[in-house]
């Protein structure tokens, strides 16, 4: 310090997620030792048991046990010592300890104030402590009660209680001085009045009373500071203030009576929710954010609620009273209790310890003290809960052991790791010694026989957890097969998973390691430091304007902000630094610094502020001109439309893509004239004007707002912005009343369509118009708030002013102000773009934003007649949603251009029969593959057996085939049997390889055994290779440079041209590569070379005839080598280009024609069944051998063909003309036989020599338009040939038979010249053949192309895009199903609180007190005083009624979200097919 994740890629915006640190933690796996810390966070839920606050005999009266003495009737009695126990009294019990429920408050923090107060114990000072009295508890007696406890009687003490005296003082009253901002401050004087005490003891003290002071602790008040919600906006009646009184330690509406009507609030009152506050703690660079456990300060609470008493102090945790809930005891009449003290228990919970030891230390209470008490505290225990430290050994040790894992089988790795050798001795263990903590001379230690020290033994007892796809450090094997599972985010898993599980290995940390939860960080993702708002979320529709915020120039004063010095406080601990103590560290001690703050005080005055004076540059006024659809009202004009009347006129009009509905013979449309009505204002017109915005348009008049320019007379900062508020505010809509020509939601009809509640057409009502009133929203947009300042320019338009030229009609030019546009600089921007009219550089103020969806929603509130508007969430859900730009792809976008793409033609297919392939069906099997083009006469250039992979049956197991080793054995083979369908099994006969040193060796077989063979078994989505296709389309890229933040662009675009990215020109490009073309083959012309098997012109010979023979190589031909064609020449055109058009010459002319040749890539295209090959699978079988069957099966559908339907024909007869192939298990002539297929036979030929009949055509003749002399299917019979074998299942021949079919629906295919069409011939495969197929060859030999609008495919440029698996894309809504959260809802059930009323405990206060009463007085009657009781106010809980807020639940209901393969449509993205 960053990283991952939106995309095909990019930049940006933006959310989500991760790496860090932390915790009072919990869970999983694991666990050796020690030190120091920490440990009920949930139910402030309930609690058994023990302990946690007592102490004092030196305040007081009793006084048990025990002991001693005496007496004794031996039961005991008396006295003494003794001091238990309870009581009276004093002090303490208000501290210490616990918890955080409540509380948003002067509760807390900080700083002040108290002239408005109190303070036991402690310290100092002054003064005092005198004389009396009456009771009472305990104890004793009696009584009640189960108990708790209570009642009565009698006796008694005090430092308990009461009265009197004294009064330094104190209080009160009167007068008075000083002081303060000020009240009750501090003093002085005085006549009166009131007011105190307690004793104890060891004789030295301790107590006691009054007063003053101090210290300490507290009460009260105030400034400032620290949570959320405005969907809480108004709150309040003791409320705010005053007077008086009461009350308190004290101020005060604290309480009461009366008077006034105030008080608080947008600087957030009131209400609701949440929360103990702080020092600090965690995090962070900091600013901040989060938090408040342990320790420390404060507050609050003590079963819940209320109340007071006592006291210095409480409204009191282990006190009291009352009410309530709960628990317990009970004799049922009554009672008792309060662990949020320490342990412990139950419950709930993911979860939090011992019913331990000790008062030795520190501290507290009491006491004169000894001492007692102390679950405060000091310790120990439990828990890896945290932090820190230590160990589990160290050195050597290679045959790199065994074993594991991987492996390309060579090896690698765990790994010096182990074994083994030599050592050491921490921790744990044993033995011995043994503390500090204890002060103040001694004594006194829970911890503890602990820490620590010494010795001993012995490597022994001590390592795990997580991860290993990226982020993120660490990889392989096996298993699994979208299963099981993983996952923090992105995402893995569908047969080769570094992502699941296991193993080996590796990485990380280590007595821990991971996970979960939470906080801060990263997140500049709430932005003070430190963000934004044209298009990503975000400028309010516009203006006016109160509060608020901000504010021009000069100067005086003040000193509030601000700056600075001093000073007080800012507790300690913590943090930081230094030093020190534990062997180190954690931990702890000492000191320093810090505590960023608040108060007081001295100083400074630049800036801000306040105040005084002045100025004119901001703002406003005035005067003079000017432009304008600015607004309101009234009037008025013409064109058009419709309607009405009349005329002319006749059959249609209207409307559309085409139609129909509609109108019209009752006379429409058209046309002429006249009339009526309403609405809107053509041309001018603009890129132009005005207005704050919405918006504003014929013309005239009236009233009226704003603006610009010029002048510089006046005012003198009067200004800017603006939450709340007010006004205006298109269209639609609403109310009332008018109006209604045209247009036109709804509606109706007609079309379109699968449907068409739409688009189109014909009608048509609200409405549109007017007046008045509401509504208050728009893509109310420049998607850009208002005001001001500054920062190069160019150019147009509108309004004004100055100057100039020329004319004086106007026009032009310069300068300048205002408005409105375009283009550009710097700069800004993610880019697009903006650019003096800023989105640049700055200032002020307002509004708004913080991921997408849910949601311009719900609820609540406000407004509205309604429709609805404004304000505005949450649950839940996703990992994105977005902006700009890039490259592609696509478009029922555009432009340009190609192609038998269309068009123009010729011939077919689709109908028939047959052949063939495919689907389907069938079957034991009908083997498998191929599937739009680019599968379907395809793999297959030959399925009767074989082939053959399929089925049935029969065999076989080292195998039908390969290699190797070992052993045995021999050749092999041939022949004859038996069983059998064969394979095979089994028997017999015969035969006996080469070399040899005779031991044996070798070759070739056989058998046995082991390695292994074998598989047309699976995966073409693991692959190689090959192939198809786009497409013989003209494209696809690279280097360097340049441009861009980048993806990327440029080059390759542009203007021409071409078949072509072919070439030329231009150009931030310059070059290059793969493609194109050329080089290759064939063909077309010629030359030359060579003439046999080819040829025969001339010469010669010969035949019935023939190059038959001699001879020749001229010609044809054959096959080698050359030549030829290059837009080379001419004319025109074109940019003096490339090229194009025409022409000449030429066998051939603009690529001559045909072939071969297939760029980067696409389709996970095809092929594991050609071969190769990874992985998986089978191994007496999925291998292999054999026989038979099947691949040929047939209601049917499709593709490709053949033959036809006939006369351009068929039959018969006659008669011509090819090319290219092939031939030895072959081609096979002459000849003979057969109607024929063919047979017999065998000349010649390894072939320019021999063999292999061309047919259509042409000539002649018959047929005469018919299911025929067309057509030949089908079937019967007879044959031929091949082959071991033609049954399933061959081809051919002959005789007979003679089906469909009369030119083929929708639709569809091929072809542009030697082409289509027509005719035959050959070859491969092959015994034969399914061939009508495939591949070739020649014969005959056309028609047509205007042209590129349309269909299909393609190329280039451009445009849009929400597509990128790329339009066979993306994507929306209803419905149906499932799940989830949520709104409404008759109600139902809780919580909370307001108001009214009822009832009213305890208790304070008040009144009363007929009853009761020891202290004092008394005349003894009584009085004073006090009390019980009663009454009154207040008053908790409770009750009744009615509201508020809030939660839960609910029949039914609303929408929402989510969910591999549901339904219906097709709304959006392209002009998305109606933008």
């Nucleotide at each position: 310090a960053g990283a991952g994740u939106u995309u095909g890629a990019u930049c940006c915006u933006g959310g989500c997620u991760c790496a860090g640190a932390a915790u009072g933690a919990a869970c999983g796996c694991u666990g050796g030792c020690g030190g120091c810390a920490u440990g009920g966070a949930u139910u402030a839920g309930g609690c058994a048991u023990g302990c946690a606050a007592g102490u004092c005999g030196a305040a007081c009266g009793u006084g048990a046990a025990a002991c001693c003495c005496a007496c004794u009737u031996c039961g005991g009695u008396g006295g003494g010592u003794g001091g238990a126990a309870a009581g009276u009294g004093g002090c303490g019990a208000a501290a210490g300890g616990g918890u955080g429920a409540g509380g948003a408050a002067c509760a807390c923090g900080u700083g002040a104030g108290u002239a408005a107060c109190c303070u036991g114990c402690c310290c100092c000072c002054g003064a005092g402590u005198u004389c009396g009295g009456a009771a009472u508890a305990g104890c004793c007696c009696c009584g009640g009660g189960a108990a708790a406890c209570c009642g009565g009687g009698a006796a008694u003490a005090a430092u308990a209680c009461c009265g009197g005296a004294u009064g330094u003082g104190g209080c009160u009253c009167u007068c008075u001085g000083c002081u303060u901002u000020a009240u009750g401050g501090c003093g002085g004087a005085g006549c009166g009045g009131c007011u105190a005490a307690a004793g104890a003891u060891u004789u030295a003290u301790c107590a006691c009373u009054c007063g003053g002071g101090g210290a300490u602790g507290g009460g009260c008040u105030c400034g400032c500071g620290g949570c959320c919600c405005a969907u809480c906006a108004g709150u309040u009646u003791g409320u705010u203030g005053g007077u008086g009184a009461g009350g308190u330690a004290a101020c005060g509406g604290c309480u009461c009576a009366c008077c006034a009507a105030g008080a608080c609030u947008a600087c957030g009152a009131c209400g609701g929710g949440u929360a103990g506050c702080u020092g600090g703690u965690c995090u962070g660079a900091g600013a901040g954010g989060a938090u408040g456990g342990u320790c420390a300060g404060c507050c609050a609470c003590a079963c819940u609620g209320g109340g007071a008493c006592u006291g210095a102090g409480a409204c009191a945790c282990u006190g009291c009273c009352c009410a309530g809930a709960c628990u317990c005891c009970u004799a049922c009449g009554g009672g008792a209790g309060g662990c949020u003290g320490c342990a412990g228990u139950c419950g709930a919970g993911a979860a939090u310890c011992a019913u331990c030891c000790g008062c030795a230390a520190u501290g507290g209470g009491c006491g004169a003290a000894a001492g007692c008490c102390u679950g405060a505290c000091g310790g120990u225990g439990c828990a890896a809960u945290g932090c820190c430290g230590c160990g589990u050994g160290g050195g050597g040790g290679a045959u790199g052991a065994a074993g594991g894992c991987c492996c390309u089988c060579g090896g690698g790795u765990c790994g010096u790791a182990a074994a083994c050798c030599c050592c050491u001795g921490u921790c744990a263990g044993g033995a011995g010694g043994g503390a500090c903590g204890a002060a103040g001379a001694a004594g006194u230690g829970a911890c503890g026989g602990u820490a620590c020290c010494u010795c001993c033994a012995g490597a022994g007892g001590a390592a795990g957890c997580c991860a290993c796809g990226g982020c993120u450090a660490a990889c392989u094997a096996c298993g699994u097969g979208c299963c099981a599972g993983c996952a923090g985010c992105c995402g893995c898993g569908g047969u080769a998973a570094u992502g699941c599980g296991u193993a080996g290995g590796u990485g990380g940390c280590g007595a821990g390691c991971g996970u979960u939860a939470u906080u801060c960080g990263g997140a500049u993702u709430u932005a003070c430091u430190g963000g934004g708002c044209g298009u990503a979320a975000a400028g309010g529709g516009u203006c006016c304007g109160c509060a608020g915020g901000g504010g021009g120039u000069u100067u005086g004063c003040c000193a509030a902000g601000u700056c600075u010095g001093g000073u007080g406080c800012g507790a300690a601990a913590u943090c930081u630094c230094a030093c020190a103590g534990u062997u180190c560290a954690a931990c702890u001690g000492u000191g320093a610094a810090a505590c960023u703050g608040c108060g007081c005080u001295g100083g400074a005055u630049a800036c801000u502020g306040g105040u005084g004076a002045a100025c004119u540059a901001g703002a406003g006024u005035g005067c003079g001109c000017g432009a304008g659809g600015g607004g309101u009202g009234a009037g008025u004009g013409g064109a058009a439309u419709u309607c009405c009347u009349g005329g002319u006129g006749u059959a249609g009009c209207g409307g559309u893509g085409g139609a129909a509905u509609g109108c019209g013979u009752a006379g429409a449309u058209a046309u002429c004239a006249g009339g009526a009505a309403g609405a809107a204002c053509a041309c001018c017109a603009a890129c132009g004007g005005c207005g704050a915005a919405g918006g504003c348009a014929g013309c005239u008049c009236a009233c009226u707002g704003g603006c610009g320019c010029g002048c510089a007379a006046c005012u003198g900062a009067c200004c800017c912005u603006c939450a709340u508020g007010g006004a205006c505010g298109a269209a639609a809509g609403c109310g009332u009343g008018g109006g209604u020509a045209g247009c036109a939601a709804a509606c109706a009809g007609g079309a379109u369509u699968a449907g068409a509640u739409a688009c189109c057409c014909u009608g048509g009502u609200a409405g549109u118009c007017c007046a008045c009133g509401c509504u208050g929203u728009a893509a109310a947009c420049g998607g850009u708030g208002c005001a001001g300042a500054c920062u190069c320019g160019a150019u147009g338009c509108g309004g004004g002013a100055u100057g100039g030229a020329u004319u004086u009609g106007g026009u032009c030019c310069c300068u300048u102000c205002c408005g409105u546009g375009u283009c550009c600089a710097a700069g800004c921007u993610a880019a697009c773009g903006c650019g003096u009219u800023a989105a640049g550089u700055c200032u002020g103020c307002c509004g708004c934003c913080u991921g997408g969806g849910g949601a311009c929603u719900a609820c609540g509130g406000c407004c509205g007649c309604a429709a609805g508007g404004c304000u505005a969430a949450a649950a839940c859900u996703c990992a994105a949603a977005g902006g700009a730009a890039u490259u592609g792809a696509c478009g029922g976008g555009g432009g340009c251009c190609c192609g038998c793409a269309c068009a123009a033609g010729c011939g077919g297919u689709g109908g028939a029969g047959c052949a063939u392939g495919u689907g389907g069906c069938u079957u034991a099997a009908u083997u498998c593959g191929a599937g739009g083009c680019a599968a379907c006469g395809c793999g297959a250039a030959g399925a009767a057996c074989c082939u053959u992979a399929c089925c049935u049956g029969g065999g076989u197991u080292u195998g039908a085939c390969a290699u190797a080793u070992a052993c045995u054995u021999g050749c092999c083979g041939a022949c004859c049997g038996u069983g059998g369908a064969a394979a095979c099994a089994u028997g017999g006969u015969u035969u006996u390889c080469u070399c040899u040193u005779c031991g044996g060796a070798g070759a070739c077989g056989a058998g046995u055994a082991u390695a292994c063979a074998g598989g047309u078994g699976c995966u073409g989505c693991a692959u190689g290779g090959c192939u198809g296709u786009c497409g013989u389309c003209a494209g696809c890229u690279c280097g360097u440079g340049c441009c861009g933040u980048g993806a990327g662009g440029u080059g390759u675009u542009c203007g021409g041209u071409u078949a072509a990215g072919u070439c030329c020109g231009g150009c931030a490009a310059c070059g290059a590569g793969c493609g194109c073309a050329a080089c290759c083959c064939a063909u077309g012309u010629g030359a030359u070379u060579a003439g046999u098997u080819g040829c025969c012109a001339g010469c010669a010979g010969g035949u019935a005839a023939u190059g038959c023979u001699g001879g020749g190589c001229a010609c044809u031909c054959u096959a080698g080598u050359c030549a030829g064609a290059c837009u080379g020449c001419c004319c025109g055109u074109g940019u003096c280009a490339a090229g194009c058009g025409g022409g000449a010459g030429g066998a051939a002319g603009g690529c001559g024609u045909g072939g071969a040749u297939g760029a980067c890539g696409u389709c996970a295209a095809g092929u594991c069944c050609g071969u190769a090959u990874g992985g998986c699978c089978c191994u007496u079988a999925u291998g292999u051998c054999c026989a038979g069957g099947g691949c040929u099966g047939c209601a049917c559908a499709c593709g490709u063909g053949c033959u036809a339907c006939a006369a351009u024909g068929g039959g018969c007869g006659g008669c011509a003309c090819a090319g290219a192939a092939g031939g030895a298990a072959g081609c096979g002539a002459u000849a003979u036989c057969g109607c024929g297929a063919g047979a017999u036979g065998g000349a010649g030929c390894a072939a320019a020599u021999c063999c292999c009949g061309a047919a259509a055509a042409c000539c002649g003749u018959c047929c005469c338009c018919a299911g025929u002399u067309c057509g030949g299917a089908u079937u019967g019979g007879a044959g031929u040939c091949u082959g071991u074998a033609a049954c399933u299942c061959g081809a051919c021949u002959c005789c007979a038979u003679g089906a469909a079919g009369u030119c083929g629906g929708a639709a569809u295919c091929g072809c542009u010249a030697g082409u289509a069409a027509u005719g035959g011939c050959g070859u491969a495969u092959c015994a034969g053949c399914a061939a009508c197929g495939a591949c070739g060859c020649c014969u005959u030999g056309a028609a047509u192309a205007c042209g590129u609008u349309c269909c299909c495919g393609g190329g280039c440029c451009u445009u849009g895009u929400a597509c990128a698996c790329a339009c066979c894309g993306c994507c929306c809504g209803u419905c149906a199903c499932a799940u989830c959260a949520u709104g409404g809802a008759a109600g139902c059930c809780g919580g909370u609180u307001g108001c009214a009323c009822c009832u009213g405990a305890a208790g304070u206060c008040g009144u009363u007190g007929a009853c009761c009463u020891a202290a004092c007085c008394u005349u003894u009657g009584g009085g004073a005083a006090g009390g019980a009781g009663a009454c009154g106010c207040c008053g908790a809980a409770g009750g009744u009624g009615u509201g508020u807020c809030u939660g839960g639940u609910a029949a039914c209901u609303g929408g929402g979200a989510u969910g591999a393969a549901g339904u219906c449509g097709a709304a959006a993205c392209a002009a998305g097919g109606u933008a």